Overview
This is a predicted structure of a 75-nucleotide RNA (c-di-GMP-I riboswitch aptamer) from an uncultured bacterium. Its mean pLDDT, the model's own confidence on a scale to 100, is 90. The model forms 94% of the base pairs in the Rfam consensus.
RNA sequence: ACACGACAAAGGCAAACCGGACGCGAGUCCGGGACGCAAAGCCACGGGCCCCUCGCGGGCAGCCGAGCUUCCGAA
Numbered sequence: 001a002c003a004c005g006a007c008a009a010a011g012g013c014a015a016a017c018c019g020g021a022c023g024c025g026a027g028u029c030c031g032g033g034a035c036g037c038a039a040a041g042c043c044a045c046g047g048g049c050c051c052c053u054c055g056c057g058g059g060c061a062g063c064c065g066a067g068c069u070u071c072c073g074a075a
Base pairs, nucleotide, nucleotide: 004073005072012037013036017032018031019030020029021028022027035062041068042067045065046064047063048060049059050058051057
């Protein structure tokens, strides 16, 4: 450095559900809450799923892959 991921240490994120705001909607944001997560960090490029006013439209990164970045450290 690459690969790997422990009943390790420190820290991080936050599903369902509830409250509030926004949106036609998929859904997003904020607060609460933790099922989980070693990229559950970023990114709609490919596949996939979803929405609508069906188009030169939109959503999902906690579905998979590509790309970029990245804490710690036993076997």